[in-house]
Context: one part of a larger RNA
RNA sequence: CGCUGGAAAAUUGAGAGGAUCUGACCUUAGUACGAGAGGACCGGGUCGGACGUACCGCUGGUGUAUCUGUUGUUGUGCCAACGGCAUUGCAGAGUAGCUACGUACGGAUAAGAUAAGCGCUGAAAGCAUCUAAGUGCGAAACUUACCUCAAGAUUAGUUUUCCUUUAAGAGUCGUAGAAGACUACUACGUUGAUAGGCUACAGGUGUAAAGUCAGUAAUGGCAUAGCUGAGUAGUACUAAUUACUC
Numbered sequence: 001c002g003c004u005g006g007a008a009a010a011u012u013g014a015g016a017g018g019a020u021c022u023g024a025c026c027u028u029a030g031u032a033c034g035a036g037a038g039g040a041c042c043g044g045g046u047c048g049g050a051c052g053u054a055c056c057g058c059u060g061g062u063g064u065a066u067c068u069g070u071u072g073u074u075g076u077g078c079c080a081a082c083g084g085c086a087u088u089g090c091a092g093a094g095u096a097g098c099u100a101c102g103u104a105c106g107g108a109u110a111a112g113a114u115a116a117g118c119g120c121u122g123a124a125a126g127c128a129u130c131u132a133a134g135u136g137c138g139a140a141a142c143u144u145a146c147c148u149c150a151a152g153a154u155u156a157g158u159u160u161u162c163c164u165u166u167a168a169g170a171g172u173c174g175u176a177g178a179a180g181a182c183u184a185c186u187a188c189g190u191u192g193a194u195a196g197g198c199u200a201c202a203g204g205u206g207u208a209a210a211g212u213c214a215g216u217a218a219u220g221g222c223a224u225a226g227c228u229g230a231g232u233a234g235u236a237c238u239a240a241u242u243a244c245u246c
Stems, first nucleotide, its partner, number of pairs: 001152001005163007015149004021049007033038001051106005059100004066093005071086006110144003117137004169246004173189005194239003197235005203228003211222004
């Protein structure tokens, strides 16, 4: 831009894509079959491999703005307490998020029309013949069925609601996000919990500084402390003002 008034939602599915894998064991049954050796079809069940999709409750990984320990050096005048640099200085842990080595699930089943093949009835050709007329079965292949997208399907579909001469509705702008290159999408904008802050909690780290007590001292106790990014709630303290455009 189109779909012939404008708009917001919900849908149908022409069509397109994806998936389609496979093993071992138990049983049927040491049965059918076979002189024996050996040894099934069909059917029922269990456990796997590879592949795929989703997720982070569990087990792990990462986690350079979390916590702790510690070396050298330098700075805050000195002690103490801290900061900078040294690969994040090194080392030990680790929230959220993202993840696999983790977890869950999937390839099930059925129908239709068939291939090779197997048939029924049956003439040409008094017989025979699955075929010539007619008719049945038959495969991971085909068409459906399963999952995803899908009306620019210009054949532009359908349903519901709203507004109809300035609206319904949308945008600009701002606060953000399990959304994201930008855009888009989604949430919110004071009739407000959208983000930050604060408070509480969860989780992490592991018992802060100062003081005091014990000990000659190192150190230990008071103390599950102190600190804390992303998590969960609450709370308008801060910022989402006013307004403009179609």
The prediction has a mean pLDDT of 88. A computed fold for a 246-nucleotide part of an RNA from a metagenome, annotated as large-subunit ribosomal RNA, domain VI.